The RNA shown here (transfer RNA) has 72 nucleotides and comes from Sinobacterium caligoides. The coordinates come from a structure-prediction model, not an experiment, and the mean pLDDT is 82.

RNA sequence: UCCGACUUAGCUCAGCGGUAGAGCAGUAGACUGUUAAUCUAUUGGUCGCUGGUUCGAUCCCAGCAGUCGGAG
Repeated sequence: UCCGACUUAGCUCAGCGGUAGAGCAGUAGACUGUUAAUCUAUUGGUCGCUGGUUCGAUCCCAGCAGUCGGAG
RNA backbone atom coordinates (compact mmCIF):
# COMPACT_ATOMS: atom_id res chain seq x y z
P U A 1 -1.22 3.63 3.55
O5' U A 1 -0.90 2.77 2.30
C5' U A 1 -0.69 3.37 1.03
C4' U A 1 -0.68 2.26 0.00
C3' U A 1 -1.93 1.37 0.00
O3' U A 1 -2.99 1.95 -0.75
C1' U A 1 0.00 0.00 0.00
P C A 2 -4.47 1.67 -0.43
O5' C A 2 -4.69 0.17 -0.92
C5' C A 2 -4.65 -0.15 -2.30
C4' C A 2 -4.74 -1.65 -2.50
C3' C A 2 -5.94 -2.32 -1.84
O3' C A 2 -7.13 -2.19 -2.61
C1' C A 2 -3.99 -3.56 -1.36
P C A 3 -8.56 -2.21 -1.92
O5' C A 3 -8.71 -3.73 -1.46
C5' C A 3 -8.81 -4.77 -2.44
C4' C A 3 -8.92 -6.12 -1.77
C3' C A 3 -9.99 -6.25 -0.69
O3' C A 3 -11.30 -6.41 -1.22
C1' C A 3 -8.00 -7.21 0.08
P G A 4 -12.57 -5.87 -0.37
O5' G A 4 -12.69 -6.95 0.79
C5' G A 4 -12.98 -8.31 0.51
C4' G A 4 -12.81 -9.16 1.74
C3' G A 4 -13.67 -8.78 2.94
O3' G A 4 -15.00 -9.23 2.82
C1' G A 4 -11.47 -9.24 3.64
P A A 5 -16.18 -8.49 3.60
O5' A A 5 -15.98 -8.98 5.09
C5' A A 5 -16.17 -10.35 5.43
C4' A A 5 -15.82 -10.59 6.88
C3' A A 5 -16.54 -9.71 7.90
O3' A A 5 -17.83 -10.19 8.21
C1' A A 5 -14.22 -9.75 8.39
P C A 6 -18.99 -9.16 8.56
O5' C A 6 -18.59 -8.63 10.01
C5' C A 6 -18.55 -9.52 11.13
C4' C A 6 -17.82 -8.88 12.29
C3' C A 6 -18.45 -7.61 12.87
O3' C A 6 -19.51 -7.89 13.77
C1' C A 6 -16.12 -7.31 12.60
P U A 7 -20.68 -6.76 13.95
O5' U A 7 -19.96 -5.59 14.77
C5' U A 7 -19.40 -5.84 16.06
C4' U A 7 -18.87 -4.56 16.66
C3' U A 7 -19.91 -3.47 16.90
O3' U A 7 -19.64 -2.77 18.10
C1' U A 7 -18.21 -2.66 15.48
P U A 8 -20.38 -3.20 19.44
O5' U A 8 -21.93 -3.05 19.08
C5' U A 8 -22.53 -1.77 19.00
C4' U A 8 -24.00 -1.87 19.29
C3' U A 8 -24.37 -2.53 20.61
O3' U A 8 -24.26 -1.63 21.70
C1' U A 8 -25.70 -3.44 18.89
P A A 9 -23.77 -2.22 23.12
O5' A A 9 -25.03 -2.10 24.08
C5' A A 9 -25.49 -0.81 24.53
C4' A A 9 -25.93 -0.89 25.98
C3' A A 9 -24.91 -1.56 26.91
O3' A A 9 -24.91 -0.88 28.17
C1' A A 9 -26.96 -2.69 27.05
P G A 10 -23.79 0.19 28.52
O5' G A 10 -22.67 -0.69 29.23
C5' G A 10 -21.48 -0.05 29.77
C4' G A 10 -20.72 -1.03 30.65
C3' G A 10 -20.42 -2.35 29.96
O3' G A 10 -19.19 -2.32 29.28
C1' G A 10 -21.49 -2.76 32.04
P C A 11 -19.02 -3.04 27.81
O5' C A 11 -18.88 -4.59 28.14
C5' C A 11 -17.75 -5.10 28.83
C4' C A 11 -17.90 -6.59 29.08
C3' C A 11 -18.22 -7.40 27.82
O3' C A 11 -17.04 -7.76 27.11
C1' C A 11 -19.71 -8.00 29.56
P U A 12 -17.15 -8.07 25.51
O5' U A 12 -17.97 -9.42 25.43
C5' U A 12 -17.43 -10.65 25.94
C4' U A 12 -18.37 -11.80 25.67
C3' U A 12 -18.91 -11.87 24.26
O3' U A 12 -17.98 -12.48 23.36
C1' U A 12 -20.68 -12.14 25.81
P C A 13 -18.13 -12.25 21.75
O5' C A 13 -19.63 -12.80 21.57
C5' C A 13 -20.43 -12.33 20.48
C4' C A 13 -21.81 -12.86 20.68
C3' C A 13 -22.79 -12.56 19.58
O3' C A 13 -22.65 -13.48 18.52
C1' C A 13 -23.80 -12.13 21.68
P A A 14 -23.37 -13.19 17.10
O5' A A 14 -24.88 -13.56 17.49
C5' A A 14 -25.93 -13.00 16.76
C4' A A 14 -27.25 -13.46 17.31
C3' A A 14 -28.44 -13.04 16.47
O3' A A 14 -28.65 -13.97 15.42
C1' A A 14 -28.83 -12.46 18.71
P G A 15 -28.53 -13.43 13.87
O5' G A 15 -29.74 -12.39 13.75
C5' G A 15 -31.07 -12.79 14.07
C4' G A 15 -31.91 -11.58 14.36
C3' G A 15 -31.93 -10.50 13.27
O3' G A 15 -32.82 -10.81 12.22
C1' G A 15 -31.65 -9.50 15.40
P C A 16 -32.28 -11.40 10.82
O5' C A 16 -32.99 -10.55 9.72
C5' C A 16 -32.72 -9.17 9.53
C4' C A 16 -32.43 -8.86 8.09
C3' C A 16 -33.43 -9.43 7.07
O3' C A 16 -33.55 -8.53 5.99
C1' C A 16 -31.27 -10.24 6.61
P G A 17 -35.00 -8.40 5.31
O5' G A 17 -35.44 -6.89 5.59
C5' G A 17 -34.64 -6.02 6.38
C4' G A 17 -35.48 -4.86 6.85
C3' G A 17 -36.99 -5.04 6.76
O3' G A 17 -37.59 -4.35 7.84
C1' G A 17 -36.36 -3.15 5.54
P G A 18 -38.28 -5.25 9.00
O5' G A 18 -39.21 -4.22 9.75
C5' G A 18 -38.65 -3.10 10.43
C4' G A 18 -39.76 -2.16 10.89
C3' G A 18 -40.91 -2.86 11.64
O3' G A 18 -41.47 -1.92 12.54
C1' G A 18 -41.72 -1.91 9.63
P U A 19 -41.46 -2.32 14.10
O5' U A 19 -40.26 -1.47 14.74
C5' U A 19 -39.89 -0.21 14.21
C4' U A 19 -39.53 0.74 15.32
C3' U A 19 -39.25 0.05 16.67
O3' U A 19 -38.24 0.80 17.35
C1' U A 19 -41.04 1.57 16.90
P A A 20 -37.23 0.10 18.34
O5' A A 20 -36.88 -1.31 17.67
C5' A A 20 -37.44 -2.50 18.13
C4' A A 20 -36.40 -3.41 18.77
C3' A A 20 -36.36 -3.46 20.29
O3' A A 20 -37.36 -4.37 20.77
C1' A A 20 -34.15 -3.36 19.42
P G A 21 -37.64 -4.62 22.27
O5' G A 21 -37.01 -6.08 22.34
C5' G A 21 -36.45 -6.54 23.55
C4' G A 21 -35.83 -7.89 23.26
C3' G A 21 -35.00 -8.47 24.38
O3' G A 21 -35.81 -9.13 25.34
C1' G A 21 -33.80 -8.61 22.36
P A A 22 -35.23 -9.41 26.80
O5' A A 22 -34.27 -10.66 26.61
C5' A A 22 -34.79 -11.91 26.19
C4' A A 22 -33.67 -12.93 26.03
C3' A A 22 -32.77 -13.11 27.25
O3' A A 22 -33.36 -13.99 28.21
C1' A A 22 -31.44 -12.87 25.32
P G A 23 -33.03 -13.79 29.77
O5' G A 23 -31.54 -14.32 29.91
C5' G A 23 -31.22 -15.69 29.68
C4' G A 23 -29.73 -15.91 29.67
C3' G A 23 -28.98 -15.35 30.87
O3' G A 23 -29.05 -16.21 32.00
C1' G A 23 -27.87 -14.71 28.90
P C A 24 -29.20 -15.58 33.46
O5' C A 24 -27.78 -14.88 33.70
C5' C A 24 -26.61 -15.67 33.83
C4' C A 24 -25.36 -14.83 33.73
C3' C A 24 -25.24 -13.70 34.76
O3' C A 24 -24.82 -14.14 36.04
C1' C A 24 -24.66 -12.89 32.63
P A A 25 -25.36 -13.38 37.34
O5' A A 25 -24.81 -11.88 37.19
C5' A A 25 -23.43 -11.61 37.32
C4' A A 25 -23.14 -10.14 37.05
C3' A A 25 -23.90 -9.13 37.91
O3' A A 25 -23.30 -8.96 39.19
C1' A A 25 -24.04 -8.47 35.66
P G A 26 -24.25 -8.63 40.41
O5' G A 26 -24.87 -7.20 40.08
C5' G A 26 -24.04 -6.05 40.00
C4' G A 26 -24.86 -4.81 39.73
C3' G A 26 -26.02 -4.56 40.67
O3' G A 26 -25.62 -3.94 41.88
C1' G A 26 -26.75 -4.30 38.46
P U A 27 -26.36 -4.29 43.26
O5' U A 27 -27.80 -3.65 43.09
C5' U A 27 -27.96 -2.23 42.97
C4' U A 27 -29.42 -1.88 42.78
C3' U A 27 -30.38 -2.53 43.77
O3' U A 27 -30.45 -1.86 45.02
C1' U A 27 -31.22 -2.75 41.58
P A A 28 -30.81 -2.69 46.34
O5' A A 28 -32.36 -3.00 46.18
C5' A A 28 -33.30 -1.94 46.22
C4' A A 28 -34.71 -2.47 45.97
C3' A A 28 -35.13 -3.64 46.81
O3' A A 28 -35.55 -3.29 48.12
C1' A A 28 -35.68 -4.06 44.57
P G A 29 -35.44 -4.36 49.30
O5' G A 29 -36.54 -5.48 48.99
C5' G A 29 -37.91 -5.17 49.00
C4' G A 29 -38.74 -6.27 48.40
C3' G A 29 -38.68 -7.63 49.08
O3' G A 29 -39.48 -7.70 50.25
C1' G A 29 -38.49 -7.91 46.75
P A A 30 -39.15 -8.81 51.37
O5' A A 30 -39.51 -10.21 50.69
C5' A A 30 -40.85 -10.51 50.36
C4' A A 30 -40.96 -11.88 49.72
C3' A A 30 -40.37 -13.02 50.55
O3' A A 30 -41.29 -13.48 51.54
C1' A A 30 -39.62 -13.19 48.32
P C A 31 -40.72 -13.94 52.96
O5' C A 31 -39.88 -15.25 52.64
C5' C A 31 -40.52 -16.40 52.09
C4' C A 31 -39.47 -17.42 51.68
C3' C A 31 -38.46 -17.79 52.76
O3' C A 31 -38.99 -18.75 53.66
C1' C A 31 -37.33 -17.35 50.72
P U A 32 -38.79 -18.51 55.24
O5' U A 32 -37.21 -18.64 55.41
C5' U A 32 -36.50 -19.80 54.94
C4' U A 32 -35.10 -19.84 55.52
C3' U A 32 -35.07 -19.52 57.02
O3' U A 32 -34.18 -20.33 57.75
C1' U A 32 -33.70 -17.98 55.77
P G A 33 -34.32 -20.33 59.38
O5' G A 33 -33.53 -19.03 59.84
C5' G A 33 -34.04 -18.20 60.88
C4' G A 33 -32.91 -17.46 61.56
C3' G A 33 -31.97 -16.76 60.59
O3' G A 33 -32.44 -15.47 60.26
C1' G A 33 -30.72 -18.04 62.12
P U A 34 -32.29 -14.93 58.68
O5' U A 34 -30.74 -14.77 58.43
C5' U A 34 -30.03 -13.71 59.06
C4' U A 34 -28.55 -13.78 58.71
C3' U A 34 -28.23 -13.86 57.22
O3' U A 34 -28.27 -12.60 56.59
C1' U A 34 -26.96 -15.45 58.41
P U A 35 -28.66 -12.50 55.02
O5' U A 35 -27.45 -13.17 54.26
C5' U A 35 -26.20 -12.49 54.17
C4' U A 35 -25.13 -13.40 53.64
C3' U A 35 -25.34 -13.96 52.26
O3' U A 35 -25.01 -13.04 51.22
C1' U A 35 -24.59 -15.68 53.69
P A A 36 -25.79 -13.10 49.82
O5' A A 36 -25.38 -14.52 49.21
C5' A A 36 -24.08 -14.76 48.71
C4' A A 36 -23.87 -16.22 48.39
C3' A A 36 -24.80 -16.80 47.33
O3' A A 36 -24.33 -16.54 46.02
C1' A A 36 -24.78 -18.22 49.20
P A A 37 -25.38 -16.24 44.82
O5' A A 37 -26.18 -17.61 44.69
C5' A A 37 -25.53 -18.79 44.22
C4' A A 37 -26.42 -19.99 44.38
C3' A A 37 -27.77 -19.90 43.70
O3' A A 37 -27.72 -20.27 42.32
C1' A A 37 -28.08 -20.58 45.93
P U A 38 -28.63 -19.51 41.25
O5' U A 38 -30.11 -19.89 41.68
C5' U A 38 -30.57 -21.24 41.62
C4' U A 38 -31.95 -21.36 42.21
C3' U A 38 -32.99 -20.41 41.65
O3' U A 38 -33.55 -20.88 40.43
C1' U A 38 -33.10 -20.34 44.00
P C A 39 -34.01 -19.84 39.30
O5' C A 39 -35.34 -19.19 39.90
C5' C A 39 -36.46 -20.01 40.14
C4' C A 39 -37.54 -19.23 40.88
C3' C A 39 -37.93 -17.91 40.23
O3' C A 39 -38.83 -18.08 39.15
C1' C A 39 -37.61 -17.58 42.53
P U A 40 -38.84 -17.04 37.92
O5' U A 40 -39.52 -15.74 38.56
C5' U A 40 -40.85 -15.78 39.01
C4' U A 40 -41.25 -14.47 39.64
C3' U A 40 -40.96 -13.23 38.82
O3' U A 40 -41.91 -13.00 37.79
C1' U A 40 -40.27 -12.87 41.05
P A A 41 -41.47 -12.22 36.45
O5' A A 41 -41.29 -10.70 36.92
C5' A A 41 -42.40 -9.96 37.40
C4' A A 41 -41.95 -8.69 38.07
C3' A A 41 -41.14 -7.73 37.20
O3' A A 41 -41.95 -6.94 36.35
C1' A A 41 -40.10 -7.95 39.30
P U A 42 -41.39 -6.43 34.93
O5' U A 42 -40.23 -5.41 35.35
C5' U A 42 -40.55 -4.23 36.06
C4' U A 42 -39.30 -3.55 36.57
C3' U A 42 -38.31 -3.14 35.49
O3' U A 42 -38.67 -1.91 34.88
C1' U A 42 -37.16 -4.21 37.25
P U A 43 -38.02 -1.47 33.48
O5' U A 43 -36.64 -0.78 33.92
C5' U A 43 -36.65 0.33 34.76
C4' U A 43 -35.24 0.73 35.13
C3' U A 43 -34.33 1.05 33.94
O3' U A 43 -34.52 2.37 33.50
C1' U A 43 -33.20 -0.38 35.47
P G A 44 -34.54 2.71 31.91
O5' G A 44 -33.02 2.44 31.46
C5' G A 44 -31.95 3.15 32.06
C4' G A 44 -30.64 2.49 31.74
C3' G A 44 -30.38 2.28 30.25
O3' G A 44 -29.81 3.44 29.67
C1' G A 44 -29.95 0.28 31.43
P G A 45 -30.51 4.11 28.35
O5' G A 45 -29.92 3.28 27.14
C5' G A 45 -28.54 2.90 27.14
C4' G A 45 -28.06 2.68 25.73
C3' G A 45 -28.50 3.70 24.70
O3' G A 45 -27.41 4.10 23.89
C1' G A 45 -29.16 1.54 24.02
P U A 46 -27.01 5.70 23.79
O5' U A 46 -27.50 6.28 22.39
C5' U A 46 -28.74 5.90 21.83
C4' U A 46 -29.04 6.81 20.66
C3' U A 46 -28.29 6.51 19.37
O3' U A 46 -28.99 5.49 18.65
C1' U A 46 -28.19 8.84 19.82
P C A 47 -28.53 4.86 17.32
O5' C A 47 -27.90 3.48 17.79
C5' C A 47 -26.51 3.34 18.13
C4' C A 47 -26.07 1.90 17.93
C3' C A 47 -25.58 1.58 16.52
O3' C A 47 -24.48 0.67 16.62
C1' C A 47 -27.37 0.18 17.04
P G A 48 -23.35 0.58 15.42
O5' G A 48 -22.34 1.76 15.78
C5' G A 48 -21.96 2.00 17.15
C4' G A 48 -20.85 3.00 17.19
C3' G A 48 -21.05 4.22 16.32
O3' G A 48 -21.82 5.20 16.97
C1' G A 48 -18.91 3.30 15.93
P C A 49 -22.92 6.06 16.13
O5' C A 49 -22.02 7.10 15.34
C5' C A 49 -21.19 8.02 16.03
C4' C A 49 -20.37 8.84 15.05
C3' C A 49 -21.18 9.45 13.90
O3' C A 49 -21.81 10.66 14.27
C1' C A 49 -19.26 8.38 13.05
P U A 50 -23.18 11.09 13.54
O5' U A 50 -22.69 11.49 12.07
C5' U A 50 -21.72 12.51 11.88
C4' U A 50 -21.40 12.68 10.41
C3' U A 50 -22.61 12.71 9.50
O3' U A 50 -23.24 13.98 9.47
C1' U A 50 -20.97 11.28 8.60
P G A 51 -24.74 14.17 8.84
O5' G A 51 -24.46 14.09 7.28
C5' G A 51 -25.44 13.57 6.43
C4' G A 51 -24.80 13.18 5.10
C3' G A 51 -25.76 12.51 4.14
O3' G A 51 -26.55 13.45 3.43
C1' G A 51 -23.81 11.22 4.32
P G A 52 -28.11 13.13 3.19
O5' G A 52 -28.10 11.98 2.10
C5' G A 52 -27.43 12.16 0.86
C4' G A 52 -27.34 10.85 0.09
C3' G A 52 -28.67 10.14 -0.14
O3' G A 52 -29.41 10.70 -1.21
C1' G A 52 -27.04 8.58 0.57
P U A 53 -31.00 10.58 -1.23
O5' U A 53 -31.28 9.03 -1.46
C5' U A 53 -30.90 8.39 -2.67
C4' U A 53 -31.29 6.93 -2.65
C3' U A 53 -32.73 6.65 -2.27
O3' U A 53 -33.61 6.81 -3.38
C1' U A 53 -31.31 5.20 -1.07
P U A 54 -34.98 7.60 -3.23
O5' U A 54 -35.84 6.68 -2.26
C5' U A 54 -36.22 5.37 -2.65
C4' U A 54 -36.81 4.61 -1.49
C3' U A 54 -37.92 5.34 -0.73
O3' U A 54 -39.17 5.25 -1.39
C1' U A 54 -36.39 4.35 0.81
P C A 55 -40.11 6.54 -1.53
O5' C A 55 -40.60 6.75 -0.02
C5' C A 55 -41.25 7.98 0.34
C4' C A 55 -41.87 7.82 1.72
C3' C A 55 -40.95 7.27 2.80
O3' C A 55 -40.15 8.27 3.38
C1' C A 55 -42.98 6.07 2.85
P G A 56 -38.58 7.96 3.61
O5' G A 56 -38.63 6.86 4.76
C5' G A 56 -39.10 7.20 6.05
C4' G A 56 -39.26 5.96 6.90
C3' G A 56 -37.99 5.12 7.10
O3' G A 56 -37.17 5.63 8.13
C1' G A 56 -39.80 3.71 6.54
P A A 57 -35.57 5.63 7.93
O5' A A 57 -35.13 4.11 7.95
C5' A A 57 -35.47 3.28 9.08
C4' A A 57 -34.36 2.30 9.36
C3' A A 57 -33.03 2.98 9.79
O3' A A 57 -32.33 2.10 10.67
C1' A A 57 -32.68 1.76 7.82
P U A 58 -32.34 2.31 12.23
O5' U A 58 -31.31 1.23 12.82
C5' U A 58 -29.95 1.56 12.94
C4' U A 58 -29.10 0.30 12.90
C3' U A 58 -29.06 -0.42 11.56
O3' U A 58 -28.07 0.14 10.70
C1' U A 58 -29.41 -1.98 13.32
P C A 59 -28.40 0.30 9.13
O5' C A 59 -28.62 -1.18 8.57
C5' C A 59 -27.59 -2.17 8.72
C4' C A 59 -28.12 -3.54 8.34
C3' C A 59 -28.57 -3.65 6.88
O3' C A 59 -28.22 -4.94 6.36
C1' C A 59 -30.38 -4.15 8.30
P C A 60 -26.95 -5.10 5.41
O5' C A 60 -27.39 -4.27 4.12
C5' C A 60 -28.11 -4.89 3.05
C4' C A 60 -28.29 -3.92 1.89
C3' C A 60 -27.10 -3.00 1.62
O3' C A 60 -26.11 -3.66 0.85
C1' C A 60 -29.07 -1.72 1.65
P C A 61 -24.52 -3.26 1.00
O5' C A 61 -24.42 -1.83 0.29
C5' C A 61 -24.65 -1.69 -1.10
C4' C A 61 -24.44 -0.26 -1.52
C3' C A 61 -23.17 0.40 -1.03
O3' C A 61 -22.04 0.04 -1.81
C1' C A 61 -24.98 1.85 -0.64
P A A 62 -20.57 0.00 -1.14
O5' A A 62 -20.23 1.55 -0.98
C5' A A 62 -20.08 2.38 -2.12
C4' A A 62 -19.80 3.80 -1.72
C3' A A 62 -18.68 4.01 -0.71
O3' A A 62 -17.41 3.95 -1.30
C1' A A 62 -20.54 5.30 -0.07
P G A 63 -16.12 3.47 -0.43
O5' G A 63 -15.82 4.71 0.52
C5' G A 63 -15.44 5.96 -0.06
C4' G A 63 -15.48 7.04 0.98
C3' G A 63 -14.65 6.79 2.24
O3' G A 63 -13.26 7.06 2.04
C1' G A 63 -16.78 7.57 2.85
P C A 64 -12.16 6.24 2.91
O5' C A 64 -12.33 6.79 4.39
C5' C A 64 -12.09 8.16 4.67
C4' C A 64 -12.51 8.49 6.08
C3' C A 64 -11.90 7.63 7.18
O3' C A 64 -10.58 8.02 7.51
C1' C A 64 -14.21 7.86 7.56
P A A 65 -9.54 6.93 8.08
O5' A A 65 -10.12 6.63 9.54
C5' A A 65 -10.15 7.66 10.52
C4' A A 65 -10.75 7.13 11.81
C3' A A 65 -10.18 5.83 12.34
O3' A A 65 -8.96 6.03 13.04
C1' A A 65 -12.53 5.72 12.42
P G A 66 -7.85 4.85 13.03
O5' G A 66 -8.44 3.75 14.02
C5' G A 66 -8.67 4.06 15.38
C4' G A 66 -9.48 2.96 16.04
C3' G A 66 -8.91 1.55 15.91
O3' G A 66 -7.87 1.30 16.85
C1' G A 66 -11.21 1.53 15.44
P U A 67 -6.72 0.24 16.47
O5' U A 67 -7.44 -1.17 16.58
C5' U A 67 -7.91 -1.63 17.84
C4' U A 67 -8.63 -2.96 17.70
C3' U A 67 -7.87 -4.04 16.93
O3' U A 67 -6.89 -4.70 17.72
C1' U A 67 -10.10 -3.93 16.16
P C A 68 -5.61 -5.34 17.01
O5' C A 68 -6.19 -6.57 16.19
C5' C A 68 -6.77 -7.69 16.86
C4' C A 68 -7.42 -8.64 15.89
C3' C A 68 -6.55 -9.16 14.77
O3' C A 68 -5.64 -10.19 15.16
C1' C A 68 -8.63 -8.53 13.89
P G A 69 -4.26 -10.40 14.32
O5' G A 69 -4.74 -11.02 12.93
C5' G A 69 -5.33 -12.31 12.91
C4' G A 69 -5.90 -12.61 11.53
C3' G A 69 -4.92 -12.57 10.37
O3' G A 69 -4.08 -13.71 10.29
C1' G A 69 -6.91 -11.47 9.76
P G A 70 -2.63 -13.61 9.57
O5' G A 70 -2.95 -13.44 8.03
C5' G A 70 -3.58 -14.50 7.32
C4' G A 70 -3.97 -14.05 5.92
C3' G A 70 -2.83 -13.58 5.03
O3' G A 70 -2.09 -14.65 4.46
C1' G A 70 -4.63 -12.07 4.86
P A A 71 -0.56 -14.43 3.96
O5' A A 71 -0.69 -13.45 2.70
C5' A A 71 -1.33 -13.91 1.51
C4' A A 71 -1.28 -12.83 0.44
C3' A A 71 0.10 -12.24 0.15
O3' A A 71 0.87 -13.08 -0.71
C1' A A 71 -1.46 -10.50 0.39
P G A 72 2.49 -13.16 -0.52
O5' G A 72 3.00 -11.71 -0.96
C5' G A 72 2.80 -11.26 -2.31
C4' G A 72 3.12 -9.79 -2.41
C3' G A 72 4.50 -9.38 -1.93
O3' G A 72 5.50 -9.63 -2.89
C1' G A 72 2.88 -7.90 -1.03
Rfam family: tRNA.
The sequence is in RNAcentral, with records from ENA and Rfam.
Taxonomically the source falls in Sinobacterium (Bacteria, Pseudomonadati, Gammaproteobacteria, Cellvibrionales).